Annotation: Model confidence (mean pLDDT): 90 of 100. Predicted 3D model of a 350-nucleotide part of an RNA (small-subunit ribosomal RNA, central domain) from an uncultured delta proteobacterium. Rfam family: Bacterial small subunit ribosomal RNA. The RNAcentral record of the full RNA draws on ENA, Greengenes and SILVA.
[in-house]
Context: one part of a larger RNA
RNA sequence: CUGGGCGUAAAGCGCGCGUAGGUGGUCUAGCAAGUCAAUGGUGAAAUCCCUCGGCUCAACCGGGGAACUGCCCUUGAAACUGUUAGACUAGAGUAUGGGAGAGGAAAGCGGAAUUCCAGGUGUAGCGGUGAAAUGCGUAGAUAUCUGGAGGAACGCCGGCGGGCGAAGGCGGCUUUCUGGACCAAUACUGGACCUGAGGCGCGAAAGCGUGGGGAGCCAACAGGAUUAGAUACCCUGGUAGUCCACCCCCUAAACGAUGGGUACUAGGUGUGGGGGUCGUUAAGACUUCCGUGCCGCAGCUAACGUAUUAAGUACCCCGCCUGGGAAGUACGGCCGCAAGGUUGAAACUC
Numbered sequence: 001c002u003g004g005g006c007g008u009a010a011a012g013c014g015c016g017c018g019u020a021g022g023u024g025g026u027c028u029a030g031c032a033a034g035u036c037a038a039u040g041g042u043g044a045a046a047u048c049c050c051u052c053g054g055c056u057c058a059a060c061c062g063g064g065g066a067a068c069u070g071c072c073c074u075u076g077a078a079a080c081u082g083u084u085a086g087a088c089u090a091g092a093g094u095a096u097g098g099g100a101g102a103g104g105a106a107a108g109c110g111g112a113a114u115u116c117c118a119g120g121u122g123u124a125g126c127g128g129u130g131a132a133a134u135g136c137g138u139a140g141a142u143a144u145c146u147g148g149a150g151g152a153a154c155g156c157c158g159g160c161g162g163g164c165g166a167a168g169g170c171g172g173c174u175u176u177c178u179g180g181a182c183c184a185a186u187a188c189u190g191g192a193c194c195u196g197a198g199g200c201g202c203g204a205a206a207g208c209g210u211g212g213g214g215a216g217c218c219a220a221c222a223g224g225a226u227u228a229g230a231u232a233c234c235c236u237g238g239u240a241g242u243c244c245a246c247c248c249c250c251u252a253a254a255c256g257a258u259g260g261g262u263a264c265u266a267g268g269u270g271u272g273g274g275g276g277u278c279g280u281u282a283a284g285a286c287u288u289c290c291g292u293g294c295c296g297c298a299g300c301u302a303a304c305g306u307a308u309u310a311a312g313u314a315c316c317c318c319g320c321c322u323g324g325g326a327a328g329u330a331c332g333g334c335c336g337c338a339a340g341g342u343u344g345a346a347a348c349u350c
Stems, first nucleotide, its partner, number of pairs: 003322004007304002012318001014202004021195002025088007033081002035077004040072003049065006092189004096184003103178007110154001115149007125136002163170002207248001209246004216242002221237004259317006267295012299306002323350003332343004
């Protein structure tokens, strides 16, 4: 290489949209590129294989045959692939009617709490810990009441088993704009499908730039403790940051450590959304579609486990792996303001 693989051993791109390409439902007719058959041509010789022969045998050599699995022309076949034309509706999509949802964006509003400021009451403590101390407080703190300021986050409902989203993620209320999914019954389009190298977009937190904002929390930092030491864990403070706008960064245990699509293959039991039948409109029972959990058969698996939400049985497309370390490093390229990201070795060594 072939092959074999990718939940946990090496291996699924963080996620989507989509270009090329690959792949592709049912029926009819044509073509004949693939495919199949036949004839012919060619496929040098030697070699290989079979056989006969020559050196006393063999190696070696000579004769004959087969083979040279290939290519080309011609003729033919038309099931399958392809292609052309036509038709279809089971895949896909559109229209109509519904209900569900923390899906996204913007604006406005609300209450609780923390902190701070002002004032009232009030007096010696408060705070903190395993115990303390640093710290705060007679210049009146803590506690309590009233008023005000400001920022951030939205308790209960709320369900570690719920919902929505492609993923990241999304949770107070109202309004505006807006995406997707689901169900029901019909009508319509008629393969427009699936996947997707490149490409483009989105992408937690931290971090960067400019300008705001800053209540609480809090890297760094300072102090107090602890300790043999304590550049920590605990405590008192506390700046970036956390928040907003715009622009970057592009990473993650970005996890279900499980790529996407389609079909098929025992069940049981919850839960969310919709429909149908029955039922006194009720409770409920049965049933069906979509989602989300648990248990479990066959099967699969090295085992653990998985098991209609597959890691089962198959097909299509993409990505990735190929002993450990060196190393996700060096060099180079590309990207970035930087931090760095991405692509990604080798010597050497076991």